[in-house]
Context: one part of a larger RNA
């Protein structure tokens, strides 16, 4: 529980699309359902309030009047909010030109490096650590040449930088594709925000079914360390990391900050367009939009800090929180091959 709230105290759904629903830009002209006023009926009696009265008072007790939200029924008003009809162009869109991008998929295709294979040189050691050892090596290692297989990942550019709704995404090619900016115009004309349900996407690590497997590496083994080390150093090493195809649906999925619109001092850095000025020309200067950092005024915060990318001033939709612990747990449902995920309590305690 008609409050307060949600960067770090309990709280923003991991993230997008999108029904229902909420909310919605100017300008006329009409409705009158909302709202607003009149009248009129109901609103029981008791009580609340008024006035009188009656128990000596008073409390209680009696008549009388007022009074009242809310319906109902009618008469009006139209400014707002609905409805209707009509325009309108600034939200919102489409079209054109035009540059940025590790955006997303498919297919090619480079070198550098590990390992491993052959073969040449060459001879005892190599490797490894705080020291070692285990381990490799005279059947020729390790070094070092030349050839060869095969996986993975893309040094340097490379950023305080870029694209993306998030997760994320990095060699170069080619083809397919999303979006987002910028720009002079030109059209539609509110087509718009939000978004319970739903739908889709969703890092790693785990499932299944087939492939691949170079390196690294859970789990195993050994060496060490140590009172002991199921451990952190070291030598191996399977699953896995990869690829296709279906699952899963989590997380410190974080800016620990839903999402859209307005409006509020500056200064300094980049990143992609675009006017001016200037130049042979790129740069300097000045200046618009669109991103992305830093600093800092008002404000604002409990403090750190936020501070035109707001945690400031307001509005509009969503979602969550209400003292720890029990517990994100049981139980039931939903969904999952499984792991185990969504929903989600008590009891008892402090």
């Nucleotide at each position: 529980c008609u409050g307060g709230g949600c960067g770090u105290a309990a709280a923003g759904c991991g993230u997008g699309u999108g029904u229902a629903g909420g909310c919605g830009g100017c300008c006329u002209u009409u409705u009158a359902g909302g709202u607003c006023g009149g009248g009129u009926g109901u609103g029981a009696a008791a009580g609340c309030c008024c006035u009188g009265g009656g128990c000596u008072c008073a409390a209680c007790c009696c008549a009388g009047g007022a009074a009242u939200a809310g319906c109902g029924c009618u008469c009006g008003a139209a400014a707002c909010c609905g409805g209707a009809a009509g325009g309108c162009u600034u939200g919102a869109g489409u079209g054109c030109c035009g540059g940025a991008g590790a955006g997303g998929g498919u297919g090619g295709u480079a070198a550098a490096a590990u390992u491993c294979c052959c073969a040449g040189u060459g001879u005892a050691g190599a490797g490894g650590u705080g020291a070692a050892a285990u381990u490799c090596g005279u059947a020729g290692a390790u070094a070092u040449u030349g050839g060869g297989a095969g996986g993975a990942a893309u040094a340097c550019c490379a950023g305080u930088g870029g694209c993306g709704a998030a997760g994320g995404c990095g060699g170069c090619c080619a083809c397919c594709u999303g979006g987002a900016c910028g720009g002079a115009c030109a059209c539609u004309g509110a087509c718009g925000c939000u978004g319970a349900g739903g739908c889709a996407c969703g890092a790693a690590a785990g499932c299944g079914u087939g492939g691949g497997g170079a390196g690294c590496a859970a789990a195993c083994a050994g060496g060490a360390u140590u009172a002991g080390a199921u451990a952190c150093c070291c030598u191996g090493g399977u699953a896995g990391u990869c690829c296709a195809c279906g699952c899963c649906g989590u997380a410190a999925a974080c800016g620990a900050u839903g999402g859209g619109a307005a409006c509020u001092a500056g200064g300094u850095g980049u990143c992609g367009c675009g006017g001016g000025u200037a130049u042979u020309g790129a740069c300097c200067c000045c200046u618009g939009c669109g991103g992305u950092g830093c600093c800092g005024c008002a404000g604002c915060u409990a403090a750190c800090g936020c501070a035109c990318u707001a945690a400031g001033u307001u509005c509009c939709c969503c979602g969550c929180c209400u003292g720890g612990g029990g517990a994100g747990u049981a139980c039931g449902g939903c969904c999952g091959c499984a792991a185990g995920g969504c929903u989600a309590a008590a009891a008892c305690u402090c």

RNAcentral holds the full RNA, with entries from SILVA.
The part of an RNA shown here (small-subunit ribosomal RNA, central domain) has 350 nucleotides and comes from a metagenome.
Model confidence (mean pLDDT): 90 of 100.
It matches the Rfam family "Bacterial small subunit ribosomal RNA".